[in-house]
RNA sequence: AGAGUUUGAUCCUGGCUCAGAACGAACGGUAGCGGCGUGGAUUAGGCAUGCAAGUCGGACGCCCCAAUUUUCGAGUUGGGGAGUGGCGAAAGGGUGAGUAAUGCAUAGAUAACCAACCCCCGCACUCCGGGAUAACUGGGGGAAACUUCAGCUAAUACCGGAUGGUCUCACGCGGACUCCUGUCUGCGUGAGUAAAGGUAGCUUCGAUGCUGCUGGUUGAAGACGGGUCUAUGUCCUAUCAGCUUGUUGGUGAGGUAACGGCUCACCAAGGCAAUAACGGGUAGCCGACCUGAGAGGGUGACCGGCCACACUGGGACUGAGACACUGCCCAGACUCCUACGGGAGGCUGCAGUCGAGAAUCUUCCGCAAUGGGGGAAACCCUGACGGAGCGACGCCGCGUGCGGGAUGAAGGCCUUCGGGUUGUAAACCGCUGUCACAGGUUAAGAACCGAUCUGGCGUUAACAGCGUCUGGUCCUGACAAAGGCCUGAGAGGAAGCCACGGCUAACUUCGUGCCAGCAGCCGCGGUAAGACGAAGGUGGCAACCGUUGUUCGGAAUUACUGGGCAUAAAGCGCACGUAGGCGGGAACGUAAGUCGGGUGUGAAAUCCCUCGGCCCAACCGAGGAACUGCGCCCGAAACUGUGUUUCUUGAGGAUAGGAGGGGGACGUGGAAUUCCUGGUGGAGCGGUGAAAUGCGUUGAUAUCAGGAGGAACACCAGUGGCGAAGGCGGUCACCUGGACGGGUACUGACGCUGAGGCGCGAAAAGCGUGGGGAGCAAACAGGAUUAGAUACCCUGGUAGUCCACGCUGUAAACGUUGGGCACUUGGUGUUGCGGGUAUCGACCCCUGCAGUGCCGAAGCUAACGCAUUAAGUGCCCCGCCUGGGGAGUACGGUCGCAAGGCUGAAACUCAAAGGAAUUGACGGGGGCCCGCACAAGCGGUGGAGCAUGUGGUUUAAUUCGACGCAACGCGAAGAACCUUACCUGGGUUUGAAUUGCGGUGGACAGCUCCAGAGAUGGAGUCUCCCUUCGGGGCUGCCGUGAAGGUGCUGCAUGGCUGUCGUCAGCUCGUGUCGUGAGAUGUUGGGUUAAGUCCCGCAACGAGCGCAACCCCUAUCUUUAGUUGCCAGCGAGUAAUGUCGGGAACUCUAGAGAGACUGCCGGUGAUAAACCGGAGGAAGGUGGGGAUGACGUCAAGUCAUCAUGGCCUUUAUGUCCAGGGCUACACACGUGCUACAAUGGGCCGCACAAAGGGUCGCGAUGCCGCGAGGUGGAGCCAAUCCCAAAAAGCGGUCCUCAGUUCGGAUUGCAGUCUGCAACUCGACUGCAUGAAGGUGGAAUCGCUAGUAAUCGCGGAUCAGCAUGCCGCGGUGAAUACGUUCCCGGGCCUUGUACACACCGCCCGUCACAUCACGAAAGUUUGUUGCUCUUGAAGUCACUGAGCUAACCGCAAGGAGGCAGGUGCCGACGGAGUGGCAGGCGAUUGGGGUGAAGUCGUAACAAGGUAGCUA
Repeated sequence: AGAGUUUGAUCCUGGCUCAGAACGAACGGUAGCGGCGUGGAUUAGGCAUGCAAGUCGGACGCCCCAAUUUUCGAGUUGGGGAGUGGCGAAAGGGUGAGUAAUGCAUAGAUAACCAACCCCCGCACUCCGGGAUAACUGGGGGAAACUUCAGCUAAUACCGGAUGGUCUCACGCGGACUCCUGUCUGCGUGAGUAAAGGUAGCUUCGAUGCUGCUGGUUGAAGACGGGUCUAUGUCCUAUCAGCUUGUUGGUGAGGUAACGGCUCACCAAGGCAAUAACGGGUAGCCGACCUGAGAGGGUGACCGGCCACACUGGGACUGAGACACUGCCCAGACUCCUACGGGAGGCUGCAGUCGAGAAUCUUCCGCAAUGGGGGAAACCCUGACGGAGCGACGCCGCGUGCGGGAUGAAGGCCUUCGGGUUGUAAACCGCUGUCACAGGUUAAGAACCGAUCUGGCGUUAACAGCGUCUGGUCCUGACAAAGGCCUGAGAGGAAGCCACGGCUAACUUCGUGCCAGCAGCCGCGGUAAGACGAAGGUGGCAACCGUUGUUCGGAAUUACUGGGCAUAAAGCGCACGUAGGCGGGAACGUAAGUCGGGUGUGAAAUCCCUCGGCCCAACCGAGGAACUGCGCCCGAAACUGUGUUUCUUGAGGAUAGGAGGGGGACGUGGAAUUCCUGGUGGAGCGGUGAAAUGCGUUGAUAUCAGGAGGAACACCAGUGGCGAAGGCGGUCACCUGGACGGGUACUGACGCUGAGGCGCGAAAAGCGUGGGGAGCAAACAGGAUUAGAUACCCUGGUAGUCCACGCUGUAAACGUUGGGCACUUGGUGUUGCGGGUAUCGACCCCUGCAGUGCCGAAGCUAACGCAUUAAGUGCCCCGCCUGGGGAGUACGGUCGCAAGGCUGAAACUCAAAGGAAUUGACGGGGGCCCGCACAAGCGGUGGAGCAUGUGGUUUAAUUCGACGCAACGCGAAGAACCUUACCUGGGUUUGAAUUGCGGUGGACAGCUCCAGAGAUGGAGUCUCCCUUCGGGGCUGCCGUGAAGGUGCUGCAUGGCUGUCGUCAGCUCGUGUCGUGAGAUGUUGGGUUAAGUCCCGCAACGAGCGCAACCCCUAUCUUUAGUUGCCAGCGAGUAAUGUCGGGAACUCUAGAGAGACUGCCGGUGAUAAACCGGAGGAAGGUGGGGAUGACGUCAAGUCAUCAUGGCCUUUAUGUCCAGGGCUACACACGUGCUACAAUGGGCCGCACAAAGGGUCGCGAUGCCGCGAGGUGGAGCCAAUCCCAAAAAGCGGUCCUCAGUUCGGAUUGCAGUCUGCAACUCGACUGCAUGAAGGUGGAAUCGCUAGUAAUCGCGGAUCAGCAUGCCGCGGUGAAUACGUUCCCGGGCCUUGUACACACCGCCCGUCACAUCACGAAAGUUUGUUGCUCUUGAAGUCACUGAGCUAACCGCAAGGAGGCAGGUGCCGACGGAGUGGCAGGCGAUUGGGGUGAAGUCGUAACAAGGUAGCUA
């Protein structure tokens, strides 16, 4: 520090997800030790038991026990008990329910306060008296808790009096100070207010006195602590917008320690709130903790500060302090005891228990240390605390050994079978001794206090005593069987967890087969899974490892630091304007902001630095720094604010101009449509793609004249004008707003923006009332179209459109671009006004301001684009956005007559949704151009019969494959057996074939016979070779390793092939452009069959394709003439190159020539090229072939072959016989033969090419009607044979007929091949003589030696050809042309497509499921208001009852208490509202779901452009 994920790819926007750190954690697996921390987060739920606050006899009396003394009365000493009294119990400890401010934090104030214990005072006192009471004793009540009566008694308990420096109050006179409603202080006068003793020593009859110590009282001060007040800060919600009556203030009184509506009476009517009052929700706050670069965000466990609470609610008492955790009273709920009358209790103290929960410990030890309470002290108390225990809950440390050790052991796993890996790992050898274990030994935590000894000082009459200080000795350890050290033994007791597709370090095998499962995101799994499960291996961490949850980070994804708004989410429809924010130049002042310095505070702990202590670390200690904050003081004065003065440039502006569909309202004009009247006229009109509905002989349409009425204003008219926007268009006058140019006395910042608010919103649609209504036209009706057509088209047609008044308040209200100001190169139009020059003048030209367009620089932008009219550079203000869907929906509020508008969520769901651009593909988009693509022609197919292939069906089997073009006379160049893979049956199992090893036997083979369908089995016969004599070769059998498979997967593959397509394309290097995908080149202008060539060009070159090179063919030359040829010469025959010969010709087959737009003319850019011509056998690639770019179709083939994997192994192998592949109601493809006279039959005559032939072709001859037979000349072939070419030509018959056409079918008889023609061959003869008379929709081939037609040959092959592959003969027609169909190429355009239009995709309905809304109601919680009840208790009043202290001689009084009344008042009750939640028959839409139904809305002109209200 980033990464994955939207796409075919790219850039951007944007969400989701991951890697990090952390935790009071939990869960799963595993587990050796120690240190330091930490541990009820949930039910502030309920609690058994024990403990957690007592102490003081040196305040007081009493009782009991023991010892001792005794004058027997009692005393002394020690111990115990309850009580009176004092202090403490308000601390310490727990928890976070409540609390959004009565809290907390920070800084202040208290001149408005309190203060026990402690400390200080060179402050002053501590005097004289009195009456009670508990304990105790006795009596009574009660189950108990407890209580009552009478009597006795003490105090440092209580009360009265005295004194009164001070203190308090009042009055008077001063001083000082101040933050100025006063504070402090001096003096005087008057009034008022205190107290307690105990103990030690000495002394004495005696606590009588003295002294010491300690205590008490008054007052002043301090420290610690507390109360109160102020300012600032402190979560979410506006779908909470108004709240408030003690409320806000005043006067007076009361109350408090103290200010104050804190309380009360009266008076006034205020107070708070958009800088968020009031309400609702949530929450203890902080130091800090986690995270983060920081700013921030989250948290508030442990430790520390503050607050609040103590079963729930209320209340006061006591006290220095409480409205009191282990106090009191009342009410309530709950639990317990009870004799039923009544009582008791409060673990949110430490342990512990139950419950709920994913989850959180011992009913431990000790006061040794630290701290606290009491005490003079010893000491006592202390679940504070110190420790131990439990839990890997966290952090830190240590160990589980170290060194050597390669036949790289065995085993495992993998393997290409060679090996690799686990792996120096182990074994084995040597060594060490941490931890744990056993034995022994020994520190620190301990210093006080106290005791005792010694010394100094103080007090005093005192060398008693007491206080204080120094030193010595003694005493005190829960932890602790801990820690340290020493010794012993022995590698012995001590490693797991997760991951291994990418992110992300780490890979193989097997199993599984969209199953089981995984998954944080993307995504894996449908038979070769590095993603599931297992194993081996590897990676990571390690006494831990993973998972889950949560927080921050990454996320600049709420953006202060640090984001955006034309098109991605996002500018309010527009203006006016309130609050607010921001604001021109100058001067002077001020000092709020700002800046500098100083100072106080910012507790400690934490964090950071340095040093130190535990062996180290964690942990702990010391010092420093820091705590970015707040207050105060001093200073500065640039900037902002503020005050005063001033200026003119911003803003405004008297005046005088011109432009304009700016607005309002009154008139008025013509053209057109429609209607009405009349005339002419006479059959149609109208409408459409084509029609029909409709209108018309009652006279339409057309045409002429006249009239009526409403609406809109052609031309001008223009990216021209005006307006804030919506919007505004005939014309005249009237009323009226704004802008602009010129000029300029004036005002003097008066400005900009604008949350709320108010207005406009004359777009459309819609609503109300009243008019109006020509045309147009939702709804509606009819006609068409269509599968349907609630549409598009047509004929009609009502609201509405128009006017007036009112409402609505929305639009894709768009420049999808808020307003204002300033700045920043230019070019060119146009509108308005002005200036200059020039002119007689207009125009033109130069120029200024204000608008309005286009093109473009820099710059910006994701790109597209914007670009002085910014989307550039800055400033100011407002509005808005934060993934898609759900949804602009629901609920609530508000506006509206309604329709509906504004505001505006959540659950749930997805891993995307998007923007711009790129390359393709596609379009019922466009342009250009090709092709037997259409057209023009010729001949076919589709109809018939037959052949053949396929589907289907059938079958025991009808083996398998091929399926649009590009499967279907295809694999198959030839299924009777074989082939053969299929079926039935019969055999066989190392096997039919190949091969290694071990063992054993021997030739094997052949021949004959028997059984059998055969395979096979049995019998018989016959029978080895080489040798170095060891054996070897060959071969049968047995065992073993290996075989075999036309079994599966062509979607695991190689190879081969088809197809687009012989279409002209497909790419690369370098350069350039672009952020990039990519582009350029390859586009453009011409041209070509061609990316063929030329020109141009940020391209320049190159490769694979095209073309050419190769073969055949067309002409010629030359060479060579046998088997071919024969012109001339000779010979011969009935005839024939038959013979001699010839080498001319044909031909054969080698080598060459020839054709290149080379030449001429024209066109063209002078190019490429095209057109025409000459010559030539051939002319513009002469004709044909071979040749198939990058790629596409998971195209075809595992059955040609090869091959991975899987399956099979007495079978899916192999052998054999028979059958099947030849079936047959049907359907399709490809063909053959025909339907006839351009024909058929018969007779005669003629002309090829290319092939094949020795297991062969087979002549002449003979036989047969024929197929064929016989026979065997010649030929291994330019020699012989197949071999007859046929159409054709000549002649003749047939004369339009199911025929002398056609030949299917069937019968009989044969021939040939073959082991064998039954299933199932071909051919021949005779007989038979079916359908068929030119073929519906549709569809195929062909552009010249082609189509058509005619025959010939070959491969396969024993035989079998209408198929296939070749060969020649005869030999046409037509092409105007590219509108249309199909296919293709290039450019361009749109796109929501990219498995690419056979694409994508929308809505209803049906089914399942999920969450949500509405809903009669029902239920729970909370809260307001009104009324009622009114406990305890304070306060007030009362107090006839009761009453020790004081007064009084007494009577009585003062004071007090009980009781009573009143105000307030908790729980409770009644009524009525608000808010929030649960459930809810039914209902509404929404989301999701595998292949459901109906249509086709959108994306291309999506087939009616789409979209918005």

Small-subunit ribosomal RNA from an uncultured prokaryote, 1509 nucleotides, folded computationally.
RNAcentral holds the sequence, with entries from ENA.
It matches the Rfam family "Bacterial small subunit ribosomal RNA". Rfam links the family to the GO terms ribosome and structural constituent of ribosome.
Its mean pLDDT, the model's own confidence on a scale to 100, is 85.